This is a predicted structure of an 84-nucleotide RNA (transfer RNA) from Candidatus Uhrbacteria bacterium RIFOXYB12_FULL_58_10. The sequence was found in a public genome assembly. It matches the Rfam family "tRNA". Model confidence (mean pLDDT): 80 of 100. NCBI's taxonomy places the organism under Bacteria, Bacteria candidate phyla, Candidatus Uhriibacteriota.

RNA sequence: GGGCGAGUGGUGGAAUUGGCAGACACAUACGGUUCAGGGCCGUACGGGGGCAACUCCGUGAGGGUUCAAGUCCCUCCUCGCCCA
Numbered sequence: 001g002g003g004c005g006a007g008u009g010g011u012g013g014a015a016u017u018g019g020c021a022g023a024c025a026c027a028u029a030c031g032g033u034u035c036a037g038g039g040c041c042g043u044a045c046g047g048g049g050g051c052a053a054c055u056c057c058g059u060g061a062g063g064g065u066u067c068a069a070g071u072c073c074c075u076c077c078u079c080g081c082c083c084a
Stems, first nucleotide, its partner, number of pairs: 001083007010026003019067001028044006046057004060076005
């Protein structure tokens, strides 16, 4: 240099005819159980604003198509594999 694949909350990882982003699990916080810890059970758990009701943003970065994009198209970045 060329080809292929991957990038999603704190972590792993789903979402593939384009149709509520984050299922499920772990971690964490609080509560229950316990003499205590672990385990187990319940609730909460992306970010900003707001007293609250609520609202805006969020799938590596930027742009495009579309009523609608994690998903399709283009450029770039990072990582992995292969070829030279």